This is a predicted structure of a 396-nucleotide RNA (Bacterial RNase P class A) from uncultured Siphonobacter sp. The model forms 98% of the base pairs in the Rfam consensus. The source organism's lineage runs through Bacteria, Bacteroidota, Cytophagia, Cytophagales and Siphonobacter. It matches the Rfam family "Bacterial RNase P class A". The family's RNA type in Rfam is ribozyme.

């Protein structure tokens, strides 16, 4: 000192002159509204995508079963997540290292759509002898036969080859020739100990012991999963015609002298998709034809907030105190000129071993713009800073 990797921070700046919008003061005015003055704020890390949770509002209450959709190692963090940390477990990239070998080990990264394949049914093209109830093509090793070119059987699955994958894998004995056949070591299967909050590890004993892949096939199993969405909604004013037509719908029953009360109950309607069940409805409902209104107000930004500080965790995160108020528009404001710096960039020129630097000149500022609020994900982007780490180089 250059490259990786993380994890924060900024997102042009100043100064002048006009202008928009919201609050608060003062002033005209009549009280309010309008006019002027003047303060203080005023679009993002993504405000985007609507892909997830939620928080707020309405459905009176929100069952049960099926379907459907969602999630999937453990353990913590959160209101909550499919999100976050952590951390096992597989796989992989580099460097060093044990082992004849098979296989490990240590460090420092990278990915994981990470419950099940012995509960079923499907699929693996072409090559290839055979692709899972699978074989014997080339070969090897024997036996007979004969025209000496081979032909007919037997045993084989170490060695070739086809392929993405071919009945665990090396090493060594042992065989006619091989073959877990048979020993050791690796691996699989069980079983016991010890460690952990667990997922898992280790470590010892037993067993020749396994037929591949693939569930982001279908599918099994777990646990979850009301439903709409600020154009949700809640009030306010003010005008009108429940007018007119067509088709369905009980003209039920009881007390009572009336008012009045009680039981049942049609059409229609709610609880996701169905179905049960439950519930509201109580002379209305459906479908048309026509008339009135579309004007404000609230929701609407003080919160699962933001900032310091000091403690608690390996972290995500969280506790105490202490301090802030940082858009609310509603056809939708937050800008426009002018100057300079400032970052990138190009060419010239000096400068250096080369890079940096230094000057001039010319261009240039990225991705993009709240509209209910909030926490994650994913997509787009010009650059810069500053912490921490790991490889090298270079000096000391």
């Nucleotide at each position: 000192g250059c490259a990786g990797c993380a994890a924060g921070c900024c997102a042009u700046c100043u100064u002048a002159u006009c202008g928009c919008u919201u609050u608060c003061u003062u002033u005209u005015u009549u009280a309010a509204c309008u006019g002027a003055a003047g303060a203080a704020a005023g679009a993002g890390g993504a405000a985007a995508g609507u892909c997830c949770g939620g928080g707020c509002a309405g459905c009176g209450u929100a069952g049960a079963g099926c379907a459907c959709c969602g999630u999937g190692c453990u353990a913590c963090c959160u209101a909550a997540c499919g999100g976050g940390u952590a951390g096992g477990c597989a796989g992989u990239u580099a460097a060093c290292u044990g082992g004849u070998g098979a296989c490990g080990g240590u460090u420092a990264g990278c990915u994981g759509a990470c419950a099940g394949c012995u509960a079923g049914u499907a699929c693996c093209a072409c090559a290839g002898a055979g692709a899972a109830u699978a074989u014997a093509c080339c070969g090897c090793u024997u036996u007979u036969c004969c025209u000496c070119g081979g032909a007919a059987g037997a045993g084989u699955a170490a060695g070739g080859g086809u392929g993405a994958a071919a009945a665990g894998g090396u090493a060594g004995g042992g065989u006619a020739a091989g073959a877990g056949c048979c020993u050791a070591c690796c691996g699989c299967u069980c079983c016991u100990u010890u460690g952990g909050u667990g997922a898992c590890a280790a470590a010892g004993g037993a067993g020749g012991c396994a037929g591949g892949g693939c569930a982001a096939a279908c599918c099994u199993c777990a646990c979850g999963g009301g439903c709409u969405g600020a154009a949700a909604g809640a009030c306010c004013a003010a005008a009108u015609a429940a007018a007119c037509c067509a088709g369905u719908g009980g003209u039920a029953u009881c007390c009572g002298a009336a008012a009045g009360g009680g039981u049942c109950g049609a059409a229609g309607g709610g609880c996701u998709g169905c179905u049960c069940g439950u519930c509201c409805g109580g002379u209305g409902c459906u479908g048309g034809u026509g008339g009135g209104u579309a004007g404000g107000u609230c929701g609407u930004u003080a919160g699962a907030g933001g900032c310091g500080u000091c403690g608690g965790g390996u972290g995500a995160c969280u506790g105490a105190c202490g301090u802030c108020c940082u858009a609310g528009a509603u056809a939708a404001a937050u800008g426009a000129u002018a100057a300079g710096a400032c970052g990138u960039u190009u060419u010239u020129g000096u400068g250096u071993a080369a890079c940096a630097g230094c000057a001039a000149a010319g261009a240039u500022g990225a991705c993009a713009g709240a509209a209910c609020c909030c926490g994650g994900c994913u997509u787009a982007u010009c650059g810069g800073c500053u912490u921490g780490u790991u490889u090298u180089u270079u000096u000391u």